The RNA shown here (transfer RNA) has 74 nucleotides and comes from an uncultured Mycoplasmatota bacterium. The prediction has a mean pLDDT of 82.
RNA sequence: CGCGGAAUGGAGCAGUCUGGUAGCUCGUUGGGCUCAUAACCCAAAGGUCGUAGGUUCAAAUCCUUCUUCCGCAA
Numbered sequence: 001c002g003c004g005g006a007a008u009g010g011a012g013c014a015g016u017c018u019g020g021u022a023g024c025u026c027g028u029u030g031g032g033c034u035c036a037u038a039a040c041c042c043a044a045a046g047g048u049c050g051u052a053g054g055u056u057c058a059a060a061u062c063c064u065u066c067u068u069c070c071g072c073a074a
Stems, first nucleotide, its partner, number of pairs: 002072006010026004020057001028044005050066001052064003
């Protein structure tokens, strides 16, 4: 250099195929329960969906560029 895959709250992931409200589990914070802690229950905060453009009424999703990581081949 060639081919393929991945990047989404603090962590791990789904959602992409088929464009139409950004979700799940854990964690964090507050409250409840308890003599107390854990567990359990309720609620909340936290995301410009890797970067920069394009298409579209509308993009995490489609197209293109670049960056980082993983794998295959040489």